[in-house]
Molecule: RNase P RNA; transfer RNA
Organism: Schlesneria paludicola DSM 18645
This record gives sequence, structure tokens and C1' cells, in this order.
RNA sequence: GGAGUGAGCCAGACGAUCGCUGUGAGUGGAGGUUCGCUUCCAGUCAGGGAGGAAAGUCCGGGCUUCACAGGACACGGUGGUGGGUAAUACCCACCGUUCGCAAGGACCGGGAAAGUGCCACAGAAAGUAGACCGCCAAACGUCAAAGUCCCCCUCGGGGCUUGCCUUGAAGAGGCUUUGACGAGGUAAGGGUGAAACGGUGCGGUAAGAGCGCACCAGCGGAUCGGGUGACCGGUUCGGCUCGGUAAACCCCGCCGGAAGCAAGACCAAGCAGGGCGUAGAUCGUCAUGUGGGAAACCGCAUGGCGGCGCGAGGCUGUCCGUCUCGUACACCGUCCGGGUAGGUUGCUUGAGCCGUCGAGUAAUCGCCGGCCUAGAGAAAUGAUCGUCCACGACAAAACCCGGCUUAUCGGCUCGCUCCGCGU
RNA sequence: GGCUCCGUGGCCAAGUGGCUAAGGCAACGGAUUGCAAAUCCGUCAUCGUCGGUUCGACUCCGACCGGAGCCU
Repeated sequence: GGAGUGAGCCAGACGAUCGCUGUGAGUGGAGGUUCGCUUCCAGUCAGGGAGGAAAGUCCGGGCUUCACAGGACACGGUGGUGGGUAAUACCCACCGUUCGCAAGGACCGGGAAAGUGCCACAGAAAGUAGACCGCCAAACGUCAAAGUCCCCCUCGGGGCUUGCCUUGAAGAGGCUUUGACGAGGUAAGGGUGAAACGGUGCGGUAAGAGCGCACCAGCGGAUCGGGUGACCGGUUCGGCUCGGUAAACCCCGCCGGAAGCAAGACCAAGCAGGGCGUAGAUCGUCAUGUGGGAAACCGCAUGGCGGCGCGAGGCUGUCCGUCUCGUACACCGUCCGGGUAGGUUGCUUGAGCCGUCGAGUAAUCGCCGGCCUAGAGAAAUGAUCGUCCACGACAAAACCCGGCUUAUCGGCUCGCUCCGCGU
Repeated sequence: GGCUCCGUGGCCAAGUGGCUAAGGCAACGGAUUGCAAAUCCGUCAUCGUCGGUUCGACUCCGACCGGAGCCU
């Protein structure tokens, strides 16, 4: 100098003017008042005012309401080991596998030697599998050919001691060899496939094969050493060689009650409901309808008229009197519970931030000191101008917090690796 | 703000690990016809996107993108 890798930080800066929204302290106006205060409006001053992701809502917790003896099952989640934490699927350290020359990166990383399922097409065979081609003929069966055969059966020749010897032919059969077929053996070789029963060599065999042996690779058992552990290293035994898939069912360990601030709590108009209070569910008579009864008559419902009482109003300022109107499941008054609109709260001081020191490899934790840093409720951060630069991305709170994931113009700092050059 | 679900040609859709992803309507091309309609034949698929698991993914898993519904 170049290439790369890991961690962290910033998110245009400064100034002026005008605005927006909370908080605090004054001022003015209007209203209420138990005269202590309080509500609303306007304006002044001071001070605060989006993010690293506020996003996706994928995990975990706080908080709230409901449910809940305990245990088990079911369902859901999770998955190397140890640690951190309020908790996690997050973080740190380590282990294993894998990628990279390296720094470093990636991993839903328990169990397939519990069970079940699936493995298309191709291929002979896809799982305690399988014989298509090829290889084999040791053992079994059938057939054919060739060779051979003491004795035996049939026929013939020769010999003689006449019932024996010898020899030939044919037959059937036996044996050997070869070939074909059947039934077999074989996973070395070919070929198929993503995947075909460990690799190399020697022995062995009819041909082969962990069938045997040596070495190598893996697995399992026993054991030794190191490590908290995952795991690592060694010794020895067993020919054990066992396919893949659990982001298929499942098995094992661990975790999980449900819902979510539109949760919930408090106050509470109006309408509806309930209780209580108030002098008509009063007396007579008539009509209509209807029920009972043999009839007389009795009862119920609706309505008209009248009497008495009550209430309100007028004559009339008061009483008497009189007139009009009203007189019941309604109105009015009062109380009650639940609760709508609406209001208040939950709401931001919190697993908080910054700094020194200490513990720890680290994540993180502890002591001390300092700081207060949005809190709206149709929802506030903006606009204009000036100067400068690298010319400004993704995007904006809505109960809060810890993570993850995704989006993002660019810039800065530090650690480390590889390559080249110079000293 | 919170919760739940969906995405397959232009439209409606089947398919839930396996060969080239059914079917209907539409569109286009051809045949038929004097010209049309009807009919017949044929064509038309990044399965929302990306990544992972697997021999193999529309299907299983994760992250994004888009859409719909419910709660005041």
C1' cells in the first nucleotide's frame, strides 16, 4: 500500500425569526363557592419535546383482570455443554460438524442400535432387501456325446480235461469327462439410482463372500487418564459394519393456566329498572259486553252521570262560600344497584442513564457518586432565512422493558488476518 | 393499538412431500363456414418473494411482501 474479517459509535452542524404540544410560576377576563379555594379562556416567562430501528408483532418478562387443592393425561413450545439473566427461542465461553490459506463465519446441534410410516422414476433388488447380465459346476436331478468296465445276462468264434478256459459282438447298468436344461451357489464385476451392505491386499473357494488374516476407517462393550460438563486422548475385546428421513408420526428431558392497556380501576349525565312517599285502585246509579244459576239474583270488565273527599286555579289580600279543571300502576319528589355517553386514572422514576473502582476469560454483577430524559388522546417535533460540509438514508412514540428479525445515504474509531514492497 | 386468517394462469379454483401442477370460464392460434355463432384441436403457471430441511417442496420450517376479518 492492497484485500479481508470482527466489535463499537454517529445519524448533517451552528445561528436567527415565526409556529405546535405538555410541565412549572406569575398576569388578565368569565363562572362557581362552604370565602379556604376551584373551573374555563387568553396571554407572558422559564424549561422539556421521537428512534437505532419508534417497524414486523417473532420470542421473553413486568403490570392488570379472570380461573385455579394436588397429581396425571392431552395440547403447545423447546433441544450440544456450562454459565448470565426477571425471563427467553436472547447473550457469553467452550464442545462437535462444516466452510475459509487465515483472521473468522454458519449450524431447528437430543434419539433412526425403542416402535410405526415413507423412499417417486429408474433398477434384479429400496430394508433383518435382492439374482437382470455376468461368474461357478463342488454337491442334487434329467438328457445327450465320448471313454471305460472284474463278475453277471444274451449270442457267436477258438481251445480242451465236456463244463470249464479264452476271445468278440450287442444289451442294460455302473464309473469318468464334456455339454445343455432344471433346481441352485455367488453381491467380487457390469448396469440403475440421491442412496445398493466398509476400503486395500493376501489367503481361501467350484465361483465368491469378514469366510479367515494384516493394515486402515467407523460402531459398540469394558477400562485408564484429562475436563464441572458437552467431549477429548489411550488400552483392550467383539467381525459388530447396523441405509436415509424425526422442519413424518413418535420416544426422551425440560418449560408453559387464559386473555391482553380497546387489560383494568374510580366518578358518573340522560333513558330504562327497583324501593319509599303522596287522599281515591271511594260511594250510588245507569248502559253495553260477558260468566254462573231452573229462576229470583250474584259476579267480572269497559264506559257515562251524580255525591263525598283531595289537589291546583279563578272570584279575592285572607277565611267561609261558590265556579272551573284534574284525581292513579301516571306525574312529581327522594333513595338504590348495575352502568352508557362523558370525565379521571392506569401513564411514565425505570430489571433507568452516566462515571470511578472492584469480581469475572466474557456475558454480566456489586459498591459509591451524579442526573431526570416525550407522555398525547384525532393525536404535538414543523416552516422560512443565513453560513459551512462529506449535500443528509431508512423511517416517526401510543402501557413499559429485555431480545431477535427486517429497512437504512454515508462517515468515524479500535482489534485481528493474508498478500506485496521498503528499512 | 391488539388478535386471527389468507395468497396456485386474466377470473373461479383442485392438489397437503414424488414423474410434464387437475378442471371450468376468458384470451390467442388453427380447423369448420360464403361470413359468423356453436363445435373440435392446440397454446398460455417464477404456485406472493427469499432462504433452509429433504434425494426431491405448491405442500414442511423461518424471515419478509401484499390482502382480508374481529375487538372500542